Predicted 3D model of a 73-nucleotide RNA (transfer RNA) from Actinocatenispora rupis. NCBI's taxonomy places the organism under Bacteria, Actinomycetes, Micromonosporales, Micromonosporaceae, Actinocatenispora. The RNAcentral record of the sequence draws on Rfam.

Formats: sequence, structure tokens, C1' cells
RNA sequence: GCGCCCGUAGCUCAGCGGAGAGAGCACCGGACUCCGACUCCGGAGGUGGCUGGUUCGAAUCCAGCCGGGCGCA
Repeated sequence: GCGCCCGUAGCUCAGCGGAGAGAGCACCGGACUCCGACUCCGGAGGUGGCUGGUUCGAAUCCAGCCGGGCGCA
């Protein structure tokens, strides 16, 4: 330098054009307990890497950047 893949909650990931953007773990509060743990109930947390484009409508499609991984040179 070229090609391919990835970038969504603190972490690991789901979603593949229209539903209020979700799950597990972690975190906070409550129940339980002598206190904890376990279990159960509830809650908070997201400029969806950035900028444009397409579309009535984009996390989802397209382009360019940025970052990470793999391969080739």
C1' cells in the first nucleotide's frame, strides 16, 4: 500500500429498513437473613465510532474518514 471482517449500555453480545433500541454479567434500591451469600422483585445506564448520502422512514443500505483484527505485498 491492497483486500476482507468488526465498531450498539461499564463488559460480552443480539438486532439486518418502520414496534418505546434489547439480553446476560456488572452496578443501585428493596424482600429474605443475626450479618452476609444464594434466590426473588424493582431501577438506573445508549450523540447506536464520526461526517455525508439514499429513503416518507436508517443501528440496519451506500460513500468517505477514524479506530481495532486478520490476510497478501